Molecule: Guanidine-I riboswitch aptamer
Organism: Pseudomonas sp. 8AS
RNA sequence: GCAAUGGUCGACUAGGGUUCCGGCUUGCCCGCUCCGCAACGAGACGGGCAAGCGACUGGUCCGAGAGUGGACAACCUCGGCAGAGGUCACACGGCGGGACAAAAGCCCGGGAGAA
Numbered sequence: 001g002c003a004a005u006g007g008u009c010g011a012c013u014a015g016g017g018u019u020c021c022g023g024c025u026u027g028c029c030c031g032c033u034c035c036g037c038a039a040c041g042a043g044a045c046g047g048g049c050a051a052g053c054g055a056c057u058g059g060u061c062c063g064a065g066a067g068u069g070g071a072c073a074a075c076c077u078c079g080g081c082a083g084a085g086g087u088c089a090c091a092c093g094g095c096g097g098g099a100c101a102a103a104a105g106c107c108c109g110g111g112a113g114a115a
């Protein structure tokens, strides 16, 4: 100086939106309460149904190459073997596009580019 390897899987978090749950809003129906002989009407609340809202804290869900922890793999050393020890570094980054319900630090991507 050059080549090769620089990895895989899980858990979690930053973050993310809105399928589902919950919550909220509106409407309808029923119950309940009030007035009343009754009908009608009104009304706080409860239940059911429908639609909408993520500038709704949340649960489910997605989720990091450059975040955290762990397990394994790989490499080096010792050892007859079993195995033991060590290494696993560094890392600024668009626009735009893609998927799932949707979005995102997910994927395109250690990309384009920069120093």
Stems, first nucleotide, its partner, number of pairs: 007072003011068002015062002020059002022056001023053009032043003074087005090110001092113001096108003